Transfer RNA from a Candidatus Parcubacteria bacterium, 72 nucleotides, folded computationally. The sequence is in RNAcentral, with records from ENA.
[in-house]
RNA sequence: GCCCUUGUAGUUUAAUGGAUAGAAUUGGGGUUUCCUAAACCUCUGAUACAGGUUCGACUCCUGUCAAGGGCA
Numbered sequence: 001g002c003c004c005u006u007g008u009a010g011u012u013u014a015a016u017g018g019a020u021a022g023a024a025u026u027g028g029g030g031u032u033u034c035c036u037a038a039a040c041c042u043c044u045g046a047u048a049c050a051g052g053u054u055c056g057a058c059u060c061c062u063g064u065c066a067a068g069g070g071c072a
Base pairs, nucleotide, nucleotide: 001071002070003069004068005067006066007065010025011024012023013022018055027043028042029041030040031039048064049063050062051061052060
C1' cells in the first nucleotide's frame, strides 16, 4: 500500500428495512430480615463519526476513525 471482518448501556449481548432499540449484569432506591447475604419490586443508562438511498435505516451504500486478520 491492497483486501476481509467487527464497532449497540460501565460489562456481556439481541434486534428480517417497520412497536417507544430488548435482555442479562453493574449502579441508585425500596420490600423482606435482629443484621448481612440471597430473593422480589422499581429506576437509570446504549446504535463509533459524517453524509447518502428510502415513506421508514442498528440493518443497505460511500467516506473517516478504531480494533483484529490476510497478502505484498